Transfer RNA from Oryctolagus cuniculus, 68 nucleotides, folded computationally.

RNA sequence: GUUCUUAUAGUUGAAAACAACGAUGAUUUUUCAUGUCAUUAGUCAUGGUUCAAGUCCAUGUAAGAACU
Numbered sequence: 001g002u003u004c005u006u007a008u009a010g011u012u013g014a015a016a017a018c019a020a021c022g023a024u025g026a027u028u029u030u031u032c033a034u035g036u037c038a039u040u041a042g043u044c045a046u047g048g049u050u051c052a053a054g055u056c057c058a059u060g061u062a063a064g065a066a067c068u
Base pairs, nucleotide, nucleotide: 001067002066003065004064005063006062007061010021011020012019013018022040023039024038025037026036027035044060045059046058047057048056
């Protein structure tokens, strides 16, 4: 330098944007833990296609792999 793969909530994973764990608050308890209820937080960036994009296309960023 070229090509390919990946990027989603604090973490992991799935796609009808949902779950588990986590965090916060309340409740239960003499206290802690457990349990119950509620809340929390998301598609790497910018454009394009589309009625509609996490998904398709282009460029870039980051990580990884192959070739040279």
Its Rfam family is "tRNA". The family's RNA type in Rfam is transfer RNA. Its family is annotated with triplet codon-amino acid adaptor activity in the Gene Ontology.